This is a predicted complex of two RNAs, RNase P RNA and transfer RNA, with 482 nucleotides together. It holds a member of the Rfam family "Bacterial RNase P class A". By type it is a ribozyme.

[in-house]
């Protein structure tokens, strides 16, 4: 220097004109609730509001809408069961399946120990990581045999037989039988490795290498070490049902209240005569409803998605005690879109950025000119996560390559 | 904007309690039959099952994520 991975910040910037929305201030006018009068007519708030002036106006993902919460309504929101969702610990939070810290495990690198099966160290990435001696069930095809296994070739003692014979024995074939060490089949073949051993061979027997019990330690845990002790069983698959522990009542801002307006406030089925209906899966407890509504579906109709509120100050942000971290009580600073077919913009100018070209300079580089680029998206109740999508640009760390010293 | 469902050949649908090589009928090409088309009749192409990953010895099928498509919704009530 430049390329690469990982992380964390930004995600144009200044001016100038002309527009968009809403808000505060004033405000031609419009507007007419009420007052006032016998009438006739005068007076006049709220609201809308041309137009002018102040100051404000999209994200890191406003995006999928994949968890989670606040809020709202279902009378409470209890309790069982079904249903569904989490899963190694400990912690963080409003709360999570998020996030932090560790534990364990696979797996790449680099060194290193051992004949070897393996083992240690650093350093990274990954991990939907409970239970497969509660139960049930899968494992196609290949293969002899696939889950309280198994003899296809192969090796082997014996038996009968044939060939050879240097009479020890060799070899072929047949059968009864031992072997799970090699071959072979397949994702998976009931511990490994070196060595005894043996007819061949086997944990058969030893050493080690995994592993299973126990027991002491040390850690809040997950688990980790060290000793004895067994010959080795309990193989995979739960993102197959299931079983264990936990956690969730439904819906959703088009919830939810208010006011206004239109139509035909309309028609037709079916449940409900109380041992009923309803309380958004069901079952109880409680509660409500009582002959006419209520509840489910269908058919027509109506309005253009009428206006207000909900609506933006919040589990807000940022700084600081602390904590190894996510967080973070008290305290200080700060206010930062609220629109509804739906703003939040456009155009020049310079700077920034890339590319040619020309010129100057020993070089890094500097000066003019030309052109061309700036992604990925747009708030919609409103937070906490995740996932995705992105042109560039800055930091940090860490490989690897070149160059100078 | 909130809830819900669906992608499998040119179209229309089987096939999802994981198993070998995913099937039908339309449709499209060939070739027979006909003087020629149609109807029949015989055969044949067309599929990474809507995309990436995962989980499993093994995915259309289960299970995260992307995409793209469709359907409710308000008032009488």
């Nucleotide at each position: 220097u430049g390329c690469g991975c990982a992380g964390g910040a930004c995600g144009g910037g200044c001016g100038a004109u002309c527009g968009c929305u809403g808000g505060c201030a004033g405000g031609g006018g419009u507007g007419g609730a009420c007052u006032c009068g016998a009438a006739a007519g005068a007076g006049a708030a709220a609201g809308c509001g041309a137009c002018u002036g102040c100051g404000g106006g999209a994200g890191g993902a406003a995006a999928g809408u994949c968890c989670g919460g606040g809020c709202u309504c279902c009378a409470u929101a209890a309790a069982g069961c079904a249903a569904g969702g989490u899963a190694c610990u400990g912690g963080u939070u409003a709360a999570c399946g998020a996030c932090c810290a560790g534990g364990c495990a696979c797996u790449c690198u680099u060194u290193u120990c051992g004949c070897g099966a393996g083992g240690a160290a650093a350093g990274g990435g990954u991990g939907a990581c409970g239970g497969a001696c509660a139960g049930u069930g899968c494992a196609a095809c290949a293969g002899a045999a696939a889950a309280u296994a198994g003899a296809c070739c192969g090796c082997c003692u014996c038996c009968g037989g044939g060939a050879c014979u240097u009479c020890g024995g060799u070899u072929c074939c047949g059968g009864c039988g031992g072997u799970a060490a090699g071959g072979g089949c397949g994702a998976a073949a009931c511990g490994g490795u070196g060595g005894g051993g043996u007819a061949a061979g086997a944990g058969c027997c030893c050493a080690c290498c995994g592993c299973a019990u126990u027991u002491u330690u040390g850690g809040c845990g997950a688990c980790a070490a060290a000793a004895a002790u067994g010959g080795c069983a309990c193989g995979g698959c739960a993102a197959a049902c299931c079983c264990u522990a936990c956690c969730u009542g439904g819906a959703g801002c088009a919830a939810g209240g208010c006011c206004a307006a239109a139509u035909a406030g309309g028609g037709g089925a079916g449940c409900u005569u109380a041992u009923g209906g309803u309380c958004u899966g069901c079952u109880u407890a409680g509660g409500c409803c009582c002959a006419a509504u209520g509840c489910u579906c269908c058919c027509g109709g109506g309005u253009a998605a009428g206006g207000c509120c909900g609506c933006u100050u919040g589990a807000g942000a940022c700084u600081u005690a602390g904590g190894u971290a996510a967080c973070g009580a008290a305290a200080g600073u700060c206010c930062u879109a609220g629109a509804g077919g739906a703003a939040u913009g456009a155009u020049c100018g310079c700077c920034u950025c890339c590319a040619g070209a020309a010129g100057g300079g020993u070089a890094a580089c500097c000066u003019u000119c030309u052109g061309a680029a700036g992604a990925c998206a747009g708030a919609a109740c409103c937070c906490g996560g995740c996932u995705u999508a992105c042109a560039g640009u800055c930091c940090u760390g860490c490989g690897c390559a070149u160059u100078u010293a | 904007g909130u809830g819900g469902g669906c992608g499998u050949a040119g179209c229309u649908c089987a096939g999802u309690u994981g198993g070998u090589u995913a099937g039908a009928g339309c449709g499209u090409c060939g070739g027979a039959u006909u003087g020629u088309g149609g109807c029949u009749c015989c055969g044949a192409a067309g599929g990474c099952c809507a995309u990436g990953g995962g989980u499993u010895c093994a995915a259309a099928u289960c299970c995260c994520a992307u995409c793209g498509u469709c359907c409710a919704c308000c008032c009488c009530a």